[in-house]
RNA sequence: GGGGCGUUAGCUUAACCUGGGAAAGCACACCGCUGAAGCCGGUGGUACCGCCGGUUCAAAUCCGGCACGCCCCA
Numbered sequence: 001g002g003g004g005c006g007u008u009a010g011c012u013u014a015a016c017c018u019g020g021g022a023a024a025g026c027a028c029a030c031c032g033c034u035g036a037a038g039c040c041g042g043u044g045g046u047a048c049c050g051c052c053g054g055u056u057c058a059a060a061u062c063c064g065g066c067a068c069g070c071c072c073c074a
Base pairs, nucleotide, nucleotide: 001073002072003071004070005069006068007067010026011025012024013023020057028044029043030042031041032040050066051065052064053063054062
């Protein structure tokens, strides 16, 4: 220098291909249960989706550029 993959909640990952309500598990808070705690059950909060721009009535999703991480080629 060229190419591929990845970046979404505190953590690990879905949703992207096929544009229209962002979800699950764990963790956390509260309640129930217990002598207390754990387990278990219930309820709830938390991400404007790496950044900028474009397309569109509408973008996490499509397009371009950039940043960071991993891998391959040279």